[in-house]
Context: one part of a larger RNA
């Protein structure tokens, strides 16, 4: 020096565990905020640095109403001082408190800070000083005031009532705008793609919706799934993009206005003594009440074998009153009573009550013993029971009968959902059907045409149908759009207004189940004070780090040493080479002692 054997040193791989993850899935839920949110700061304990709770009523000393029953003052030991069967800690549910920052909203302002101003307390001899309430902008209604401009009005101002603002869930919804990398093997139309990415705005879903539709047999609103089909087209006919009907599922609902005509009432014009008018005849009275516009309100009224208003007519009909200047006759209208129907997600709309269910705490819940080994029995052994429970976890090893569950089955004073019924509201109860029609309406700067664009699967094509923008510009049912250029003809449908659940789409966060998912260099970046620590001016980057032992019984008391660090005895302990740098303890690497070879 090299091998090699023992013993350790050193190091943390392997094994075993799991307190954390990761995928899916079911339910529920799907918003919170000017009543000040998310998110923070800074504060708050007997000791009190972090984490997590609270908020000056601050690890709970506000407080009510349930639970529940022996301990209790959080992770978290220890001392100290308390609580508690006069029912604490704990758990539900309701109210009360909740600094300061932050939309942040009196006003500034480098967030958590500085400073006001008006009213009202307290205080002072009087200032000072505390404490309470208010004061930000926009939008809408309303009431005052009030210019340019005489009057009016408007515009402005000011009071006041209401409502917005902000934050999420990095999802899914709908408009408004909107790329390129890239494929075409280059590249320009065209494709990626109406994606990404930006903004705006709403729900718990959005959106879309009751035919100016599809079809050529008829169907009968929308959404969504299967097919239909990579099919019919479109395409530098490249590259690629690509329906719809019809079919069969899920779901399944239908309605409300405008306008025609009446009522009423406000503005302006015109009418003003009997001739307008006052429901109609006859008769009396009354005297601008009238009559046109144009505004408001109410009343009709709502549809495609066209509807609907007027007028004519034909059928049917609970019961009183009042009123339409008045007497009789008709007529018409509002009330009551009675009677029938309907309803709160559209089609009007508010609130209570009861009962039922379900949620937010809980509660009952069956059987087993000896013995051997062991430090400890859940193991063996004998011998027994219970199962509408032999899912799971725990307990000194492996437990159906030891602990908490499990199967079943019960519970709520208080809040919250949902469901019937019931008050309750709203409609019919005589205008309903119906039949004719010379008369009136049927949604206009639209619909359509020319020009320029966009979207439809269709790229300008024969290019319809749909949507801007730009010039022009219609009809009202003997009207109009559409059937894919346009014409005929036949056939659908009735546009320029508006509302509508379910089937559908998504998951932050809740609860609960699952897994030929990981097992600590794996599984989230975080199994642990993890978005810390810590690096960057900043955006923003990002970590390591888990196990003694069933039970601290965590080693009294002795020795050596700095009143050390470490050991070395004695002592727990089943085990100390389980000693806190703690389960197991691989290797490279060093040390000792021995053997071997040079």
């Nucleotide at each position: 020096g090299g091998u090699c054997u023992a013993u350790g040193a050193a190091g943390g791989a392997u094994g075993a565990c799991u307190a954390g993850g990761u995928c899916a899935g079911u339910u529920a839920a799907g918003g919170c905020g000017a009543a000040g949110a998310a998110g923070g700061a800074c504060g708050u304990g007997g000791u009190a640095a972090g984490c997590g709770g609270c908020g000056a009523u601050a690890c709970u000393u506000c407080u009510u109403g349930g639970g529940g029953g022996a301990g209790c003052u959080g992770c978290a030991a220890a001392c100290a001082a308390g609580c508690u069967u006069u029912g604490a800690u704990c758990c539900c549910a309701g109210g009360g408190a909740u600094u300061c920052c932050g939309a942040a909203u009196c006003c500034g302002g480098c967030a958590a800070c500085g400073g006001a101003c008006u009213c009202c307390g307290a205080g002072u001899a009087a200032u000072a000083u505390c404490g309470g309430a208010g004061u930000a902008u926009c939008c809408u209604g309303a009431c005052a005031u009030a210019a340019a401009u005489a009057a009016a009005a408007u515009a402005g101002u000011g009071u006041u009532a209401g409502g917005a603002g902000g934050c999420g869930a990095a999802a899914c919804c709908a408009g408004g705008g909107g790329a390129a990398g890239u494929g075409a093997a280059a590249c320009a139309u065209c494709u990626c793609a109406g994606u990404a990415c930006c903004c705006u705005g709403a729900g718990g879903a959005a959106a879309a919706g009751a035919a100016a539709a599809c079809a050529c047999a008829g169907u009968g609103a929308u959404u969504c799934c299967c097919a239909g089909a990579g099919u019919a087209g479109c395409g530098g006919c490249g590259a690629g993009c690509g329906a719809a009907a019809g079919g069969g599922g899920a779901a399944g609902a239908g309605c409300c206005u405008a306008a025609a005509u009446c009522u009423u009432g406000a503005u302006u014009g015109c009418g003003u003594g009997a001739u307008a008018a006052c429901c109609u005849g006859c008769g009396u009275g009354u005297g601008u009440u009238g009559u046109a516009a144009u505004c408001a309100a109410g009343a009709g009224g709502u549809u495609g074998c066209g509807g609907g208003a007027g007028c004519a007519g034909a059928u049917c009909a609970g019961a009183g009153a009042a009123u339409u200047a008045u007497g009789c006759a008709g007529a018409a209208u509002u009330c009551u009573c009675g009677g029938a129907a309907a309803g709160u997600u559209a089609c009007a709309a508010a609130u209570u009550u009861u009962a039922a269910u379900a949620g937010u705490a809980g509660c009952c819940g069956a059987a087993u013993g000896u013995u051997u080994u062991g430090g400890a029995a859940a193991a063996g052994a004998c011998a027994g029971c219970u199962a509408u429970a032999a899912a799971a976890g725990g307990u000194g090893a492996a437990a159906g009968c030891c602990c908490u569950g499990u199967a079943g089955g019960c519970g709520a004073a208080a809040c919250u959902a949902u469901u019937a019924a019931a008050g309750c509201u709203u409609u019919c109860u005589g205008g309903a059907u119906u039949u004719g029609u010379u008369u009136c309406c049927c949604a206009a700067g639209u619909a359509c045409u020319g020009c320029g664009g966009g979207a439809c699967a269709c790229g300008a094509g024969g290019a319809a149908c749909c949507c801007c923008g730009u010039a022009g510009g219609a009809a009202u049912c003997c009207a109009g759009g559409c059937u894919g250029a346009c014409c005929a003809c036949a056939g659908c449908c009735u546009a320029a207004g508006g509302c509508u659940a379910a089937a559908u789409a998504c998951u932050a966060g809740a609860a609960c189940u699952g897994a030929a998912c990981c097992g600590a260099u794996a599984g989230u970046g975080c199994a642990c004070u993890a978005g810390u620590a810590c690096c960057g001016u900043g955006a923003g980057g990002g970590a390591a780090a888990g196990u003694c032992g069933a039970a601290a019984a965590g080693a009294a008391c002795c020795c050596c040493g700095g009143c050390g660090a470490g050991g070395g005895g004695a002592g727990u302990g089943a085990a100390a080479u389980a000693g806190a740098a703690c389960c197991u303890g691989a290797a490279a690497u060093c040390a000792u002692a021995g053997a071997u070879c040079u």
Molecule: large-subunit ribosomal RNA, domain I
Organism: Candidatus Omnitrophota bacterium